Context: one part of a larger RNA
RNA sequence: GGCAGACGGUGGAUGCCUUGGCUCUUGGAGGCGAUGAAGGAUGUGAUAAGCUGCGAUAAGCUCGGGCAAGGUGCAAAUAACCAUUUGAACCCGAGAUUUCCGAAUGGGGCAACCUAAUAGAUUGAAGGUCUAUUACCGCUUUAAGCGGAGCAAACGUGGGGAACUGAAACAUCUAAGUACCCACAGGAAAAGAAAAUAAAUAAUGAUUGCGCAAGUAGUGGCGAGCGAACGCGCAGAAGCCCAAACCGGCGUUGUUUAGGCAAUACCGGGGUUGUAGGACCACGAUGUAGCAAGAAAUCGGGAAAGUGGAAUCAGCUGGAAAGUUGAAUCAUAGAGGGUGAAAAUCCCGUACACGACUUUUCGACGAAGCUUAGUGGUAUCCUGAGUAGUGCGGGACACGAGAAAUCCUGUACGAACCCGCGGGGACCAUCCCGCAAGGCUAAAUACAUCCAAGAGACCGAUAGUGAACCAGUACCGUGAGGGAAAGGUGAAAAGCACCUCGAAUAGAGGAGUGAAAUAGACCCUGAACCCGUCUGCCU
Numbered sequence: 001g002g003c004a005g006a007c008g009g010u011g012g013a014u015g016c017c018u019u020g021g022c023u024c025u026u027g028g029a030g031g032c033g034a035u036g037a038a039g040g041a042u043g044u045g046a047u048a049a050g051c052u053g054c055g056a057u058a059a060g061c062u063c064g065g066g067c068a069a070g071g072u073g074c075a076a077a078u079a080a081c082c083a084u085u086u087g088a089a090c091c092c093g094a095g096a097u098u099u100c101c102g103a104a105u106g107g108g109g110c111a112a113c114c115u116a117a118u119a120g121a122u123u124g125a126a127g128g129u130c131u132a133u134u135a136c137c138g139c140u141u142u143a144a145g146c147g148g149a150g151c152a153a154a155c156g157u158g159g160g161g162a163a164c165u166g167a168a169a170c171a172u173c174u175a176a177g178u179a180c181c182c183a184c185a186g187g188a189a190a191a192g193a194a195a196a197u198a199a200a201u202a203a204u205g206a207u208u209g210c211g212c213a214a215g216u217a218g219u220g221g222c223g224a225g226c227g228a229a230c231g232c233g234c235a236g237a238a239g240c241c242c243a244a245a246c247c248g249g250c251g252u253u254g255u256u257u258a259g260g261c262a263a264u265a266c267c268g269g270g271g272u273u274g275u276a277g278g279a280c281c282a283c284g285a286u287g288u289a290g291c292a293a294g295a296a297a298u299c300g301g302g303a304a305a306g307u308g309g310a311a312u313c314a315g316c317u318g319g320a321a322a323g324u325u326g327a328a329u330c331a332u333a334g335a336g337g338g339u340g341a342a343a344a345u346c347c348c349g350u351a352c353a354c355g356a357c358u359u360u361u362c363g364a365c366g367a368a369g370c371u372u373a374g375u376g377g378u379a380u381c382c383u384g385a386g387u388a389g390u391g392c393g394g395g396a397c398a399c400g401a402g403a404a405a406u407c408c409u410g411u412a413c414g415a416a417c418c419c420g421c422g423g424g425g426a427c428c429a430u431c432c433c434g435c436a437a438g439g440c441u442a443a444a445u446a447c448a449u450c451c452a453a454g455a456g457a458c459c460g461a462u463a464g465u466g467a468a469c470c471a472g473u474a475c476c477g478u479g480a481g482g483g484a485a486a487g488g489u490g491a492a493a494a495g496c497a498c499c500u501c502g503a504a505u506a507g508a509g510g511a512g513u514g515a516a517a518u519a520g521a522c523c524c525u526g527a528a529c530c531c532g533u534c535u536g537c538c539u
Base pairs, nucleotide, nucleotide: 001538002537003536004535005534006533007532008531009530015524016488017487020459021458022456023455024454025453026452027451028450030447031151032150039101040100041099042055043054044053046078050074051073061095062094063093064092065091066090070082071081072080106115107114108113116134117133118132119131120130121129122128136148137147138146139145155186156184157183158182159181160180166173170221196204197203208235209234210233211232212231218226219225239440240439241438242384246269247268248267249266251264252263253262254261255260274418276383277382278381279380280377281376282375283374289371290370291369298364299363300362301361302360303359304358306354307353308352312327313326314325315324316323328345329344330334336348337347338346389413390412391411392410393409394408395407396406399425420435421434422433423432424431475482476481495523498510499509500508501507
């Protein structure tokens, strides 16, 4: 030095575990903010570095309720206190306080700082200190008041809007109206009560979402690709209001013969549609039928603390019984978790039943409120104009200019107006359907920051969130930003009193605890690599 065996060291795999994650389901809430948010800075404890809580009333103050014999958070110990039926702590609800920064708003500023004006207070003055007010924008009755601003997971509407890529290159095309940016809103948003769809000698009847129709008809360097609708079945269903004609009121302006006339603003009534309707005129009716998207009180349900809640003992093994043996019990409860191993009957719970002074939410009831019709006439009036439409240029429609209807509009033109107008995929006729150029509208639909309950042929510490642990931390970067590692003694600290060696608060040997200390805090198990000690054999 090699090989082998035994015993160790190192190391932290594996096994077991789970406080944490992941995905989903159902329900709730769907906002917070100038009454100063979200988020921070800094204080605050007897001792106090951190986390948590709170705000100079500072791990808290007051009131109401619940529960209760113990409390002063994580977090031990000591001290000092609070409370024990005259009710502490804890839990729920309401209120008070709530420094400074931050939309940040008196002005400034390198956030958490500096510094004013006006009025008042501090007995007066100077200086200082304290309290209140003082930003900007919009609306407005111009005195004063009301509103806005910022933050927040996705969902939504609108305004802008790529490229990589695919086409096996690439330019139309695609990716895609996607990503991304901006504005704004709501608990949903958007859309929505036909100038609709159709056309079968039929019809349907606002919108939205889902399943089919259908990868069909189409579209397309007819390439790559893109890709409907009618209709059918379901979910859910809800319809309405203005403008105008006409009537009235009240102003203003012009003009006037001062009576008016004309123009015009505002308000009230009226009126709202296509088998046209309304105004207007005549006749008739004073009633019928409803709607509600709706206040208070009342009633009922839910939420925010809680309450009651059945039934088992003994022997054996063991450190420990829930194991095993024997004999029992309850069950509208044999879900789940814990307890020294595996418990329906030990504990928390579970099924079931109950509970609110206060706060909140939903529903019922329902006031104020709202709507509603007839018959005839048709001479006159009204029925949304720089609109419809057209040319040119774009865009949207599944549809790339195409035979290209339909919708939007930058530009230039520019109707009819009920004897009217639009559409039915060029266009024309017939026929059919509708009535644009004003507006509102629940539900079915989308999402998942947050709250509650639950589920998993999801993970189990190199996994699962980046984060099971004081993690968006330490650390890196000028910055935008990047971004870790790190879980497990034991049933219980019973966490090794005391002695010896030692410089020792290192370490070791005894002693003691414990079922176990090769469970001793570098602590469950403790693999491999690697490093030793002893013994044997070989060289």
The part of an RNA shown here (large-subunit ribosomal RNA, domain I) has 539 nucleotides and comes from a Bacteroidia bacterium.
The prediction has a mean pLDDT of 82.
Lineage of the source: Bacteria > Pseudomonadati > Bacteroidota > Bacteroidia.
The RNAcentral record of the full RNA draws on ENA.